[in-house]
RNA sequence: CCGUGCUAAGUGGAGCGUUAGCGGUGCUCUGUACCUGCAAACCGCUUUAGCAGGGCUGAAUGCUUCUCUGAGGUGUUUUUGCUCGAGGAAAAGGGCUGUCUAUGCGGUGAUGAACGACGGGUCCUGUGGAGCAGGUGGGCUGCGAACCUGGUCAGGGGCGGAAGCCAGCAGCCAUAAGCAGCACCCCUGCCUUGCCGCGGGAUAGCUCGUCGGGAGCCGUAUUGCAGCUACUGCCCGGGCAAAACCUCCGAUUUGAAGCGCACGG
Numbered sequence: 001c002c003g004u005g006c007u008a009a010g011u012g013g014a015g016c017g018u019u020a021g022c023g024g025u026g027c028u029c030u031g032u033a034c035c036u037g038c039a040a041a042c043c044g045c046u047u048u049a050g051c052a053g054g055g056c057u058g059a060a061u062g063c064u065u066c067u068c069u070g071a072g073g074u075g076u077u078u079u080u081g082c083u084c085g086a087g088g089a090a091a092a093g094g095g096c097u098g099u100c101u102a103u104g105c106g107g108u109g110a111u112g113a114a115c116g117a118c119g120g121g122u123c124c125u126g127u128g129g130a131g132c133a134g135g136u137g138g139g140c141u142g143c144g145a146a147c148c149u150g151g152u153c154a155g156g157g158g159c160g161g162a163a164g165c166c167a168g169c170a171g172c173c174a175u176a177a178g179c180a181g182c183a184c185c186c187c188u189g190c191c192u193u194g195c196c197g198c199g200g201g202a203u204a205g206c207u208c209g210u211c212g213g214g215a216g217c218c219g220u221a222u223u224g225c226a227g228c229u230a231c232u233g234c235c236c237g238g239g240c241a242a243a244a245c246c247u248c249c250g251a252u253u254u255g256a257a258g259c260g261c262a263c264g265g
Stems, first nucleotide, its partner, number of pairs: 001265006009057003012030005020046005034054005062259005072249002075246001077244009087235002092232002094229006102222007115212008123201007131190005137185002139182005149174004157166003
C1' cells in the first nucleotide's frame, strides 16, 4: 500500500409546546436521511436522559470537536396598517334644529303683514236624496187564439107562404194565457258614500271667508350663539397582520484537526 472479516460509531436535524429535566407522539422550518410496537388530561427515560425488537453502512464521500455561513423559529420593546366595541369625549371637524327686530339678496304686503276671534272645507259618523244593478211586483205600450174567448158577422147554410128569424166560417175589431219593450210606481242591494243636502262629533296641520288689528311676513345665503347627534377624526380596550433594533435557539454550507482491531499478501 492492497484485500478480507469484525467492532466503535452512524442510520436526518432544528424551533415551539409540554416537562423538575431529557427525548418521543403533536404543530412549524429545512429537504430526503430504515422498519415494527407504545404514546397528550400522554409514552419512555434520569444529566451516560426515549424504551423494546429487527435491518443496513461500517474505519472513511463516515463520525467527533472547533470554525465560516445563516433557511427558519421564540421572546421583549417600538412603529405602522386593518378590524371590532352595547367604552370615553360634543371647546377638532361634520350633520340636524332653533335663535338675534343680526347682515346680504329675492319675493310679497295700506288693493292691508304678523297675530287674535268667529264660521266653513279637508277627517269620523248618522240620515235623506241622486246614481248603478236586480225583482215573472205593479203600471204603460206593442205583438198575440184556424177551432175549444167576445163583438160585428160578407159568402154560403137552415127555418118560414112572406116579412123576417136562427146558428155561424173567413175577414175586421178588442182581448185571455203568453212574449217583448219602457225605467213610470213600489221593493231590495250597492257606491272601501272620491255626487248633493241635513244633523252630530273631532281640532295637530293645511286651506277659504268675515271681523278686529295696523307693518311686517316668507324663502335663501353667511356669521355668532344655544341644543341635539358618535358620521369622520381622537382617546381607551380587544383581535389580526407587517416592519425594525436587541436577545435566545438554530437546519444547511465552508475550512481545519483527530479517529480502532484481527488475518493474509
Background:
A computed fold for a 265-nucleotide RNA from a Planctomycetota bacterium, annotated as Bacterial large signal recognition particle RNA. It matches the Rfam family "Bacterial large signal recognition particle RNA". Its family is annotated with signal recognition particle, plasma membrane targeting and SRP-dependent cotranslational protein targeting to membrane, signal sequence recognition in the Gene Ontology. It was read from a public genome assembly, where an Rfam model found it.